[in-house]
Predicted 3D model of a 329-nucleotide RNA (Bacterial RNase P class A) from a Burkholderiales bacterium.
Rfam family: Bacterial RNase P class A. Rfam's curators write: Ribonuclease P (RNase P) is a ubiquitous endoribonuclease, found in archaea, bacteria and eukarya as well as chloroplasts and mitochondria.
A source record names the gene rnpB.
The model forms 92% of the base pairs in the Rfam consensus.
RNA sequence: GAAGCGCGCCAGACCGCCGCCGGUGUAAGGGUGGAAACACCGCACUGGAGGAACGUCCGGACUGCACAGGGCAGCGUAGGAGCUAACGGCUCUCCACCGCGAGGUGAGGAUCAGAGCAACAGAGACGAGCCGAUUGAGUUCGGGUGAAACGGGCAAUCUCUACGCGCAGCAACACCAAAUAGGCCGACGUCGAGGUGGCUCCGCUGAGUCGGCGGGUAGGUGGCAUCGAGCCGCUCGGGCGACCGGCGGCCCAGAUUGAUGGCGGUCACGGCGCGGUUCUUGCAAAAGGCCGCGCCGCACAGAAUCCGGCUUAUCGGCGCGCUUCACAC
Numbered sequence: 001g002a003a004g005c006g007c008g009c010c011a012g013a014c015c016g017c018c019g020c021c022g023g024u025g026u027a028a029g030g031g032u033g034g035a036a037a038c039a040c041c042g043c044a045c046u047g048g049a050g051g052a053a054c055g056u057c058c059g060g061a062c063u064g065c066a067c068a069g070g071g072c073a074g075c076g077u078a079g080g081a082g083c084u085a086a087c088g089g090c091u092c093u094c095c096a097c098c099g100c101g102a103g104g105u106g107a108g109g110a111u112c113a114g115a116g117c118a119a120c121a122g123a124g125a126c127g128a129g130c131c132g133a134u135u136g137a138g139u140u141c142g143g144g145u146g147a148a149a150c151g152g153g154c155a156a157u158c159u160c161u162a163c164g165c166g167c168a169g170c171a172a173c174a175c176c177a178a179a180u181a182g183g184c185c186g187a188c189g190u191c192g193a194g195g196u197g198g199c200u201c202c203g204c205u206g207a208g209u210c211g212g213c214g215g216g217u218a219g220g221u222g223g224c225a226u227c228g229a230g231c232c233g234c235u236c237g238g239g240c241g242a243c244c245g246g247c248g249g250c251c252c253a254g255a256u257u258g259a260u261g262g263c264g265g266u267c268a269c270g271g272c273g274c275g276g277u278u279c280u281u282g283c284a285a286a287a288g289g290c291c292g293c294g295c296c297g298c299a300c301a302g303a304a305u306c307c308g309g310c311u312u313a314u315c316g317g318c319g320c321g322c323u324u325c326a327c328a329c
Stems, first nucleotide, its partner, number of pairs: 001325010012267007020048007030041004050300001055310001057309005062169004074165005079093005094108001095106004109160002114158002116154002126151001130143004173222004183213006194205004230250005236245003269297009279288003
């Protein structure tokens, strides 16, 4: 220098203006909406997407229901040892395969329990027969083909073995709670309640009327987002490692039509074009570098109960370790 392998990181920066959604403090015994539950309103300070928030594939937390114990069925997992809250994840390691190598991949238990299967070729393809030779004797040996042939293979076909799994999911679930309809209880009522003519009187009408309770719905609140399997750092300790422990620091989005945005400027970064150049290579042509200007671009993608993984998408860039080859000293 070229070609690779394995990790890790970034995902434009700053300023100005205008917005959006939260939190805390503050004024009040306030105001507004609402039947209520409850929500909102001023000012100040402050927080506001990701490495995958994606997919919703796997595992858990949490919640409700179910549940003595055992078995069957169903689903899942599969070398060994470990990590972990748990896992189908991760780590180390054995074996097999791929690569010169750094490394990568693996659905890697069992085929003397049973069943099933094998293109083409071949006389014959799963069950012992068949052909040739040989022997006292299916006694012994051999059989062109084919991946496999007179014995075996495949479990990524069923199956068996071991182990694991109760079912549903935040639209879970808990609490507050209208209207209307229906339910239960009580009082009054055909000896006329109630309705109606505004009231009284008097008429008309004629079986309900009133109160309470409880369940569910709309609506509201919690769950829910500051204390956690939490995040960051360490020249700390244990372990090959995943990881565990110690010390120090931090509090870090959050709605329910769903916030996290828009405009302008400067500077980065990438591409293209034009111009310049006392730079490099070259005889030259030309190519590259550097400088200036203009235009364009800046990926994949958007939290919704939370967490650990996996998979998939992703313009461009940076760093570290290692391998192979070539050259120079």